[in-house]
RNA sequence: GAUAGAGGUGCGGCUUUUAUCAGUACUACGGUCAAUUUUAUGGCUCGGAACAGCCCGUAGGAAAGGAAACGCCGCCGAAGUUUAUAAAUCGGUUCCGCGGUUUAUAAAUUGGUGCAAUGCAAAAUAUGUCUUGUACUGUCACAUAUUGUGGAGCGCUAUC
Numbered sequence: 001g002a003u004a005g006a007g008g009u010g011c012g013g014c015u016u017u018u019a020u021c022a023g024u025a026c027u028a029c030g031g032u033c034a035a036u037u038u039u040a041u042g043g044c045u046c047g048g049a050a051c052a053g054c055c056c057g058u059a060g061g062a063a064a065g066g067a068a069a070c071g072c073c074g075c076c077g078a079a080g081u082u083u084a085u086a087a088a089u090c091g092g093u094u095c096c097g098c099g100g101u102u103u104a105u106a107a108a109u110u111g112g113u114g115c116a117a118u119g120c121a122a123a124a125u126a127u128g129u130c131u132u133g134u135a136c137u138g139u140c141a142c143a144u145a146u147u148g149u150g151g152a153g154c155g156c157u158a159u160c
Stems, first nucleotide, its partner, number of pairs: 001160005008076001010075005016069003026060006033053001036047001039097001042096002079110013111137007119129003139151005
């Protein structure tokens, strides 16, 4: 240097189904109040006294994201997170701005899993995720009444 492997409630992706999202958004009709209505905030523009918009009632009534299960696929920096750059895309009537998501590149960081707490995301008490602490576990090094201490995957083991 090449090849092949190991850690285990191991990692990630996809389809289908189900619950939730939610009797919410939205639509139609009727009514009250009333002058301004949106993406949290701002501006331009559009709409609006021929009553928009908020609220109430009646009749209808979603979806996305997130989650669980089965199955399939790719794998062991699997993969995740943060920052920066670029592109695409979504969110008001339009545009600017703003915010979100995805992809690619670069750098940094985390061995893996469980539990707990704070923060963030989310409709959510589901769940995910950062950090911290803790328990277990794999690996290497050092020591040794066989256990303890420490390190990190750019690591470890085997073969050539």